Record summary
Model confidence (mean pLDDT): 82 of 100. This is a predicted structure of a 680-nucleotide part of an RNA (large-subunit ribosomal RNA, domain II) from Candidatus Gottesmanbacteria bacterium RIFCSPHIGHO2_01_FULL_42_27. The RNAcentral record of the full RNA draws on ENA and SILVA. NCBI's taxonomy places the organism under Bacteria, Bacteria candidate phyla, Candidatus Gottesmaniibacteriota.

Context: one part of a larger RNA
Formats: sequence, C1' cells, structure tokens
RNA sequence: AUGAGUUGCCGUCCUUUCUUUUGUCUAAGCGAGUAUCUCGCGGAGGCACAGUGAAAGCGAGCCCUAAACGGGCGAAUUAUAGAGAGAGUACGGCAGACCCGAAACCGGGUGAGCUAAGCAUGGACAGGGUGAAUCCCGACGAAAGUCGGGAAGAGGCCCGAACCCGUUGUUGUUGCAAAAACAUGGGAUGAUCUGUGCUUAGGGGUAAUAUGCCAAUCGAACCCGGAGAUAGCUGGUUCUCCUCGAAAUAUAUUUAGGUAUAGCAUUCCGAUUUUGCCCAGGGGUAGAGCACUAGAUGGGAUAUCAAGCUUUUAGCGAGAUAUCUCAAUUAAACUCCGAAUACUGGUAGCAUUUUGUCGGAAUAGUCAGUCCGGCUCGGCUAAGCGAGUCAGGUCAAGCGGGGAAACAACCCAAACUCCCAAUUAAGGCCCCUAAAUUUUAGCUAAGUUGUAAAGGAAGUGAGAUUUCCCAGACACCCAGGAGGUUGGCUUAGAAGCAGCCAUCCUUCAAAGAGUGCGUAACAGCUCACUGGAUGAGAAAUCUCGCGCCGAAAAUGAACGGGGAUAAGCUAAAUGCCGAAAUUGGAGUCCCGCCUCUGGCGGGAGGUAGAGGAGCGUUCCUGUUGCAGUGAAGCUCAUUCCGUAAGGGAGGGUGGAGCGGCAGGAAGUGAGAAUGUCGGU
Repeated sequence: AUGAGUUGCCGUCCUUUCUUUUGUCUAAGCGAGUAUCUCGCGGAGGCACAGUGAAAGCGAGCCCUAAACGGGCGAAUUAUAGAGAGAGUACGGCAGACCCGAAACCGGGUGAGCUAAGCAUGGACAGGGUGAAUCCCGACGAAAGUCGGGAAGAGGCCCGAACCCGUUGUUGUUGCAAAAACAUGGGAUGAUCUGUGCUUAGGGGUAAUAUGCCAAUCGAACCCGGAGAUAGCUGGUUCUCCUCGAAAUAUAUUUAGGUAUAGCAUUCCGAUUUUGCCCAGGGGUAGAGCACUAGAUGGGAUAUCAAGCUUUUAGCGAGAUAUCUCAAUUAAACUCCGAAUACUGGUAGCAUUUUGUCGGAAUAGUCAGUCCGGCUCGGCUAAGCGAGUCAGGUCAAGCGGGGAAACAACCCAAACUCCCAAUUAAGGCCCCUAAAUUUUAGCUAAGUUGUAAAGGAAGUGAGAUUUCCCAGACACCCAGGAGGUUGGCUUAGAAGCAGCCAUCCUUCAAAGAGUGCGUAACAGCUCACUGGAUGAGAAAUCUCGCGCCGAAAAUGAACGGGGAUAAGCUAAAUGCCGAAAUUGGAGUCCCGCCUCUGGCGGGAGGUAGAGGAGCGUUCCUGUUGCAGUGAAGCUCAUUCCGUAAGGGAGGGUGGAGCGGCAGGAAGUGAGAAUGUCGGU
C1' cells in the first nucleotide's frame, strides 16, 4: 500500500411519496375497419360478496357435547380507513451471499528422457585357483570294468580388479550433495552388468509383494476444468457520540462445543396499573413423636415346640417361636402432631410508584458459566471436586473506587464531566501511612499476638467445694518403729518382703503377721505409725480466663516492614481519619410533566446485543467560490474551534489544479486474519 455484510430477484414489518376506492373478467357469437390484426357490442357464465359442519342443516355465527363458564374455524374495517405503485432502513428466503482456509470427489488431457517389467538389436567382464564329463596311454581282466598316468576344461564353483551393489561405522545435517564423502563390506560367466530403439497410463500400468515404483510427488501421478466444492470448525471483520441492556435455563434433536421454540434484552404501537404493611386461606417440610407401617434392644408373663438330664405311667429343662405387657428407641419412600418462611387470594385504610403487568409487530444475542452463603446428594461430613436447589449474592458485563500487604467471585460501595470543599461506610488512628504514643478496669511474659489436633504439665489469674491446724497442722531435723514369731503351708531354703492360706493376740506414746530396696536364706536400709524440736498456715478435688509443650523439608519467609511488653488480648468510653458512597459548587446529555427561549422532577458502569444521532472518504447533479501574488499532496514539540469522529489558521515544502452549500450514488473508514504485495 492492499484487505471482509455486497449485488439481483422474491417476501415481511416500519417510514415516506404518489395514485386509487359504492365488485371484477368476459367466452362463444355478432358488427365495423387500415383485416394472420385492431376496435365496439355481447355479463351466458366464472371469481368475489358468509361462514361453519362429514352431512341434513343452521347462519354472523357454526361445530364438538346431554350441556359447555371450555375448545376449533369464522364475523368485526369505511376516508384518523382499505387497496395499489415507487423509494428507503432493518430482517428473512434463493443465489458463492461477510472474508480467507481443507483433506477430498468428478471430467478432459499430459507423462515410462526417473523408475518397474517386457520386446528388438549391440556391447562388457585384469589376473589367479579348483579340475566334472569325455578322450588317449599303461597295468590287470574272459568280459563288464577297475586302478595308475596324461590330455581336456565343466560350474547360478572359489580368491580378487574393472563393473554392479550398498553391510557396518564415522563425518556431513543453513551439507560438496533435497541422500554425499571416507573407511569397511557383498556379487563379480550370470536369474550377470550395460548402450540404443520400442511397448504397457492412473477406477490404470508394472511389481522374485516392499503397498514398492510410475519424472526430488504415490493406500491411488501430474495439469487444467466442474469451482468461489463443502467446512454445525479455527482465525479475522476497518470512524464517533448518545439511550437501554442480556444469557450460559426448559423442551426437542444420529442431539450434547450445532439448531428450533419458549425464557431473559431492545425498538415501536395499544391497554392497564404496581409493590409493601394489613386481612383471609390451604399445606404436612424443619422439629418432634411412636397412635399406624417397617426396623432394632432389654426385663416379665402366658402358650407351643425342644437338645438333653433324672428318681422314666412322670418330672426337670438350655434354647426357639408367637402373643400380651413394661422400659428405652430408629425412619427420604412411618405420622397421633407440627412451625418459621414461602405461596395464593383480597381490597377499606396507610405508605410507595417515570415503576410493574398484559397484548400485538419487528430485531436480537444467549443454550461451555464462575466463586461465595444456606439446605440436600455423590465423594473420604476430601478437593480451587462433581450434582441439585434458594424472588440468595457477586463476577461474568463492575480486572473502575475504599478495605483485606499483594488478591475477578470476600467486606464496604454502583464511576456523566470538573473542584487544592464537607459528612460518613467497611476498615483503621507508634513510624513507613491519613487519623489517639487517648481514657478507665483487668489479663498475658509466651514476641503469645503474628498457623494446627488428640494428648500432656505444681505456668499464671479468678471462682467453688471438702479436710487438717497454736489442744501445734504441712515440710525438713532428732528419736522410736517392739514381743508371741522364723505365723501356718510350700520349699534345698521361704525368717514382714518367690508363691498359697490366714491376717490374730500382747507390750505400748507408737509400731502392718508389713510400703519399697536388699540377702542363697538370714542380716542391713526404709516406709506406715508415734514422741520431741520448730512455729503458721497446709492439703486435695472441680470450673472458667490467658498462656506452655505437642510443632520435622528442601534459596529466606506463618505481624506487609520497622519495631512494639503494648503499638498484644478482654470489657467499656470519647474523639478523629477514611471511598469515584452521600452532601455542596459549576457544567453537558437523556427521559417525563407543566403555565414550554423556561421551570420542576428523575436519570446517565456496562460485554453479547437492540435503537438513535452524527463525522469523514471517492464520484455525480445543481449552485457558489479559490488558485503561479502558488491548487492538491507532504510536513511542524506553532495556534484556534467542536463532547467525539473531526474542522480551521499559520510556517516550511511542493508546482497545477481544488473547495463551500443543497442533494444523490457507493469498490466509504484498518492494528491484528502463522493475511496479500512491495521495500529494508
């Protein structure tokens, strides 16, 4: 630079201009004429003027029905109306139908100079090795033949160049090369290699089949055409301002990321008036309950059955079933009961109402929703999980404002523009940082605050209950803690202290047939218990507040940081800060009403989307102008006007055309499409 809702025809609504409106058409035929035709007459007849029912029929109504307060099909209009024609906007249909984009399908042709196979006719294969048939000579043999020697030169034979191939590795990978180089390797007289000419053609050929090859293209070649194939899919779709403003649901779908109808949005027309308080209704949810149904538990009574036992003409009997009864229970598909809300209806009164509802016409978009709160289900009473529901909210479309450090969906709050004004919301008021180093009374010592559970603990504050205590509690200290008796049994032993049984009596201020340690068993130490000394509170349990431990992850991270003992927590008080909220001042636009140059009132976030009003570009018609004393175009961090798209003025450049106004017509607006073309 270029690049996407266009054009034709048909249809629908709306707007506008014009015309017309007291049925319409004649057929045969007849007449006339300028005679394959035209004009006139001709209303017989058709269509229309009334519908409805299967029909008889009835009729602005008819039918269905026993009958419709229901339904189906109709009537309704009369110049503020109907009909027709033209133009325009919007939308629908048929066409490529907003633009770009397939893989494919079909038709007609071009290809075997690459490669596959074949035909015809030519060409090529160093050197070396092995040594088949056959023949000759000799020996033996009756012969067949065997053995030995020699000649000979067979073979999809061997080694290995040319030639053909391409095994392995490396390099190369914007290569030397759209398959190569180097080294290594296979075949190398054959189903060998090769020149030239010819043949086979795509729904086909050729193929020692690999779906290989058929010109760097092959599960169906290439070229042109049908053709702008189709694409429920992806991407893109170009100037401005103003008004309103969704949906992510239901039903159906070879349907589930598509579509249709409804729901929700917009515009126009018509009609009506809403909502709350209040009043009146029905209900069987939450809860509760066990009266029904169903389940589950314990006790008792009765009846029947019964393993088994015994003293067997009989008795006892674990247990089982059923009924009754008492107690305490469970339930989405139980209910003797039973809310709050919600829903329906009502209109006297009060409040409120530019709101709401209904009908008609036209135009949509939406059918992937999201998170949060309540209730419910699935899941693990997991998920930033999945599903449902609410006249619940938010985002989506309010990723605009304040708070939550940062943070669509949480809390506050709905941004028309401007203001160096005010009052508040959530949240805050030591500094970062606007506002209290504010007041009162407590708590916390853990930086708890500033992550977390079961569980654990003489943390600390408050409260409650019980017991002991100057006739001396609690703790430490001094002293005692004895005798029968080594209790009995058991035991190898068992003496308070392995175990079993019993757990008495005496002396006492008090002392267990013993609390723990200890010994092979004793011994020894200690406790309970008692006295002394000391001299004032002591012990136990429970409840509440705030703290402690429990507390391990990978760069450094659990107040936003500084830091704080309040600048933490609890209860209270008074101020203040704090938003685009509200108010005040100025202005613009939209809507309604009115006494209409104005006043009053209300409104102005916005995606998909609907509607309205404009700006600019190219060309055409009419009209009116500018221009070598400098048109268009290009350019400027020059300036003015308009809400914006934009429009003027000025400077520079440029060097010949170009505007204004009123209309008209469109190849009419670019940033995106892995866009296209040109340049770097």